[in-house]
This is a predicted structure of a 1503-nucleotide RNA (small-subunit ribosomal RNA) from an uncultured bacterium. Its mean pLDDT, the model's own confidence on a scale to 100, is 84. The RNAcentral record of the sequence draws on ENA. Its Rfam family is "Bacterial small subunit ribosomal RNA".
RNA sequence: AGUUUGAUCCUGGCUCAGAGUGAACGCUGGCGGUAGGCCUAACACAUGCAAGUCGAACGGUAGCACAGAGGAGCUUGCUCCUUGGGUGACGAGUGGCGGACGGGUGAGGAAUGCAUCGGAAUCUACUCUUUCGUGGGGGAUAACGUAGGGAAACUUACGCUAAUACCGCAUACGACCUACGGGUGAAAGCAGGGGACCUUUUAGGCCUUGCGCGAUUGAAUGAGCCGAUGUCCGAUUAGCUAGUUGGCGGGGUAAUGGCCCACCAAGGCGACGAUCGGUAGCUGGUCUGAGAGGAUGAUCAGCCACACUGGAACUGAGACACGGUCCAGACUCCUACGGGAGGCAGCAGCGGGGAAUAUUGGACAAUGGGCGCAAGCCUGAUCCAGCCAUACCGCGUGGGUGAAGAAGGCCUUCGGGUUGUAAAGCCCUUUUGUUGGGAAAGAAAAGCAGCCGGCUAAUACCCGGUUGUUCUGACGGUACCCAAAGAAUAAGUACCGGCUAACUUCGUGCCAGCAGCCGCGGUAAUACGAAGGGUGCAAGCGUUACUCGGAAUUACUGGGCGUAAAGCGUGCGUAGGUGGUUGUUUAAGUCUGUCGUGAAAGCCCUGGGCUCAACCUGGGAACUGCGAUGGAAACUGGGCGACUAGAGUGUGGUAGAGGGUAGCGGAAUUCCUGGUGUAGCAGUGAAAUGCGUAGAUAUCAGGAGGAACAUCCAUGGCGAAGGCAGCUACCUGGGCCAACACUGACACUGAGGCACGAAAGCGUGGGGAGCAAACAGGAUUAGAUACCCUGGUAGUCCACGCCCUAAACGAUGUGUGCUAGUUGUCGGGCCCUUUAGGGUUCGGUGACGCAGCUAACGCUUUAAGCACACCGCCUGGGGAGUACGGUCGCAAGAUUAAAACUCAAAGGAAUUGACGGGGACCCGCACAAGCGGUGGAGCAUGUUGUUUAAUUCGAAGCAACGCGAAGAACCUUACCUACACUUGACAUGCCCUUUAGGACUUUCAGAGAUGAUUGUUUUCAGUUCGGCUGGGAGGAGCACAGGUGCUGCAUGGCUGUCGUCAGCUCGUGUCGUGAGAUGUUGGGUUAAGUCCCGCAACGAGCGCAACCCUUGCCAUUAGUUGCUACAUUUAGUUGAGCACUCUAAUGGGACUGCCGGUGACAAACCGGAGGAAGGUGGGGAUGACGUCAAGUCCUCAUGGCCCUUAUGGGUGGGGCUACACACGUCAUACAAUGGCUGGUACAAAGGGUUGCCAACCCGCGAGGGGGAGCUAAUCCCAUAAAGCCAGUCGUAGUCCGGAUCGCAGUCUGCAACUCGACUGCGUGAAGUCGGAAUCGCUAGUAAUCGUGGAUCAGAAUGUCACGGUGAAUACGUUCCCGGGUCUUGUACACACCGCCCGUCACACCAUGGGAGCGGGUCUCGCCAGAAGUAGGUAGCCUAACCGCAAGGAGGGCGCUUACCACGGCGGGGUUCGUGACUGGGGUGAAGUCGUAACAAGGUAACC
Repeated sequence: AGUUUGAUCCUGGCUCAGAGUGAACGCUGGCGGUAGGCCUAACACAUGCAAGUCGAACGGUAGCACAGAGGAGCUUGCUCCUUGGGUGACGAGUGGCGGACGGGUGAGGAAUGCAUCGGAAUCUACUCUUUCGUGGGGGAUAACGUAGGGAAACUUACGCUAAUACCGCAUACGACCUACGGGUGAAAGCAGGGGACCUUUUAGGCCUUGCGCGAUUGAAUGAGCCGAUGUCCGAUUAGCUAGUUGGCGGGGUAAUGGCCCACCAAGGCGACGAUCGGUAGCUGGUCUGAGAGGAUGAUCAGCCACACUGGAACUGAGACACGGUCCAGACUCCUACGGGAGGCAGCAGCGGGGAAUAUUGGACAAUGGGCGCAAGCCUGAUCCAGCCAUACCGCGUGGGUGAAGAAGGCCUUCGGGUUGUAAAGCCCUUUUGUUGGGAAAGAAAAGCAGCCGGCUAAUACCCGGUUGUUCUGACGGUACCCAAAGAAUAAGUACCGGCUAACUUCGUGCCAGCAGCCGCGGUAAUACGAAGGGUGCAAGCGUUACUCGGAAUUACUGGGCGUAAAGCGUGCGUAGGUGGUUGUUUAAGUCUGUCGUGAAAGCCCUGGGCUCAACCUGGGAACUGCGAUGGAAACUGGGCGACUAGAGUGUGGUAGAGGGUAGCGGAAUUCCUGGUGUAGCAGUGAAAUGCGUAGAUAUCAGGAGGAACAUCCAUGGCGAAGGCAGCUACCUGGGCCAACACUGACACUGAGGCACGAAAGCGUGGGGAGCAAACAGGAUUAGAUACCCUGGUAGUCCACGCCCUAAACGAUGUGUGCUAGUUGUCGGGCCCUUUAGGGUUCGGUGACGCAGCUAACGCUUUAAGCACACCGCCUGGGGAGUACGGUCGCAAGAUUAAAACUCAAAGGAAUUGACGGGGACCCGCACAAGCGGUGGAGCAUGUUGUUUAAUUCGAAGCAACGCGAAGAACCUUACCUACACUUGACAUGCCCUUUAGGACUUUCAGAGAUGAUUGUUUUCAGUUCGGCUGGGAGGAGCACAGGUGCUGCAUGGCUGUCGUCAGCUCGUGUCGUGAGAUGUUGGGUUAAGUCCCGCAACGAGCGCAACCCUUGCCAUUAGUUGCUACAUUUAGUUGAGCACUCUAAUGGGACUGCCGGUGACAAACCGGAGGAAGGUGGGGAUGACGUCAAGUCCUCAUGGCCCUUAUGGGUGGGGCUACACACGUCAUACAAUGGCUGGUACAAAGGGUUGCCAACCCGCGAGGGGGAGCUAAUCCCAUAAAGCCAGUCGUAGUCCGGAUCGCAGUCUGCAACUCGACUGCGUGAAGUCGGAAUCGCUAGUAAUCGUGGAUCAGAAUGUCACGGUGAAUACGUUCCCGGGUCUUGUACACACCGCCCGUCACACCAUGGGAGCGGGUCUCGCCAGAAGUAGGUAGCCUAACCGCAAGGAGGGCGCUUACCACGGCGGGGUUCGUGACUGGGGUGAAGUCGUAACAAGGUAACC
């Protein structure tokens, strides 16, 4: 930063951006430098190498070489042969030193380890240093020889020989033993040189130098031992321990010590975590981090441990020994089957394992190590090279110029844009690479020669210094330098929805796929795949894995617990933690100075060296630590005193459902007995079950029994909490108040522990009136294992004993101090006051409220404020308070308490809506009151469904259904069938050709479209005279036309609906962290968010209203085609006139203006006057923000997709008109308020030249003929009808009703068959007022009556408009429906058509139980006992010493005892795997059953 929500704040998890790696994988790959390279199988290993060296310790001579000797050949100085330890050297052997270092690995090990700091009872080869000595003897043995055994490994016997090998003697400073007299105990020689002297004279003695040897002093180095502190997780591991803890005395060791042994004592460790289990090499350091921390322990360095597994010792200065020995085991190999051999966790390498990790290389040139006097030899230590982008660092893949902004690609609004100065082209450069040439440093020693010095008798020898000189390089002809040619040899990878830098097109169509989280994809995907473009990094880039960070998400620094996760149900109290005032002392904590240590490397700072850097290197700082020592004494702690403010005790009062026991009381219910009395009672929404004529209920009297205590009773009291209520007595705990006295910190909290702990439940024994789980019956219901009713058992009560849990709640741990107030109430004290009452103080208990706190809600002296002390608890949701294990319990169960797996949320508070079978107020033909209908009939019309070749398409609750359609015979027409057309019926442009051609007309074919054909007529304009220009037209072709094809869920426009409902918003201000609120709420009022008042709001906008049209009254103007008071007439016909009616233009009029009342002095309402009209006068037009992905791509327009000899265009015919059924909407009826017949009266508003059509004639009629008038206040359509006046019918399927059918006609039209309207005659169906249900209407309205128009050739019962006649009712707002405002609840926000729970069924996943089965590990008891060591010793053997000898001392073999590895038997603990079956859990697409929760969720919910 993203992610819970419609939005908000918070809590809280998940995820990302950073850094890192001994990494791996994918794609890609130019060079160099520096590092690094089996993290897995401590799995098994072929082959080679990794530890030897010394002849100046020794006997020697297998091999090589050379002197010497002998011989042969001859070329007479050469070759060959034999011999030759004399010499250089040296195999094997004896002996010395070294194989305990160096190198590898991390299995084991939680302490015999490591780190830091200390300590005392020790050893130390080689080295340095001190002192002394190094005399004199002896016996063997390997090699070798001879003879054997064996396949081999190897080995036996006899014989010879040497030593710096081995053994005595002498000497003995120091050392050891001691009986303090003394005693014991050592050595080895070798090499070089040499003057005198001596001898056995190739030489030696002797002397000397060097190197050795023995003893010894000190040091250094290395090693052993002891102590303190630190050093992972688990308590679902709580007790462990017999050599255990200590002592005395011994043994043993280099040395202390139960290290070992005998005896004695009974100790030792542990909640500050013993024991047990799991995991792990430790550290310097490394990674990360601001730090504190967290993670880690490759490379380098220190320590430890290990060397096939287990055990053991020997040798040695040092080992219990990686390339040594012995034994046991597993494995591998050889074998003649008798027996033997081996140990790469050394360097390479092989197999295996694995995602994964290199060459069977070169050299001792350097550094270092072993041996040696040295030369030197050995050295897979080491130095180098090889492989690998594994990491870090550096360099390059070119630079400049270059617009016609090339071509190509991609996009496009078709104009262009972009790739892009990018390329090409031109001019340069040459790092790297290639080729050629040159060419380092790493090398100094040692050696040799000279000089100087030391040693010495010495000019020898040897040692040191110095000068000269010669030689030594694996890497490697490498680094580096020079030259040549030439842009020549060199760019990828990931990403582009947000986080997160970077966008378009095409393809796909919840498919294929992507994805770190949120999430993309269902036909316009910046999220998939491809392309173009872009962004990031770059010889690398991505992915995966892991660590730290972000994460204050374990909070020491630095979190929390009323409601988000979180205060134990409550108290008492142990350990522990913390603790009042004052004096003195101490110096543990604390502060400070100094000293030692804190290895090096690393990190940091600063110099230097590689061209820079990485890298290397010098110096410094740091290493925050530990130890020692000196000082200070404020604070904490310890010691010793003192004090009284905390705490407690005493004295006197006081309130109380505090607790326990016993007794007593009245009202009520039920039951029993008796009386009176008669038919019901009881119960419910309504009923029924039940009780009752065997006498209930009711009522009176008496009795029995159990349980609970009305009123008083109160946000009153008491108690730690649970809890406690009739009255009295007894026993008993605690609190509060007042004043003094006493003790003198005695205090607070409190892990474990102990006690108490509602209800239900359990055990034993009682009791049982009422109530009442279970159960039964009756209802309700789709069902009803419920809610309701009638019954009813445990239980509820008592005694004793368990259980130990609750939403045990103030969801708020205890204690202490501090921090504004106001107002009730309970218990005390004091003061004032006249009873009342008032003031003040202490303790409790409520309400409101400031500061402060809080995410908000809220809390607020009774804190959730400010602080201190202590305890408990939390760390995402689910799984789960579950499983297993332990503890407790009689049981039920309680307590303690996980994991796998799964999700990206779960949650708190508040906001706006929506909703509620929540509340309040209000409105509407919403109900009610009325009038007339629909639903029943037949018909008309529309729709569904069905049918069909087609019955074109759309509309679907209200808001589709006499709707689009203001009018389907053809056309319309979109559908079907058949036949024909293809630049097309229609538009524009280009190109070619021609100057055509058009109009009218004839004939033929055909169903027609169309095709063929005849004739007549008319033939363009300009001109440079060129088919040159313009126009028209035909034909061929190219672009394109065309589409009522799809998507109304891509859209515009238009429309419906809520709704003509009164609402919807904004600016500024204010409030709130914020979403938001306020305004717009409140009190009135209105048809109205209409107006008034009030108010942290003040204003404004869209709506309301008004403005507009029409109608109702009047006036003015005007007067034909209108009108007629006057005259005239058959007639407004004519004259005259414009008063009236009317027409149509302009005005007036109505505003709660006036009066009275009500109201708040308002707005307004009620009543009245006047007025044609009165409170919006009636009607219309006018439809706010928005909702329904509402309707329409088939009115039109339009994106995208699709068709292009067809989904386009044309024609004929058919269909849209079908018909078991169902629905909607009309018209007509069922009749007498009527039908029929006759007569007669009064409208309005319209239409008319392709028209309306008069008079007159014909026809029963539809109509026909006829022709006047009218472009319309003139003429026509055009008689209005109901009504009125008469007559008739007489309650019937009728003189009602008219469907249906037959016949005959009329009209329109090309044409009435499918399929028109009308007329006449005849026919005369259903239907007698319509079930449940439902619609319209509040006045000129409903109802009823006719008239006209649009569409239209013709074709209305539809629709639009007009007038005539003309009602009834409204108490009222309880209820139904819809709407508005306020409020409330909410788990809803796709908003109740919402959300959501559980069983069952299916699939998958992990997990518990499980008869068991199998493996690992630990432990106990017993058996067993290899090798080895120690002890013992009958047997056997035995050179050095003693002894004249016999023999002895000593030693060896053998045997035996103890300890003990492997192994075996049996038991137990623990852990892992597996297991028929089984339990619950989780997840999954639209399954099944119900509807438990969220609203009063329809029985309030929950524990």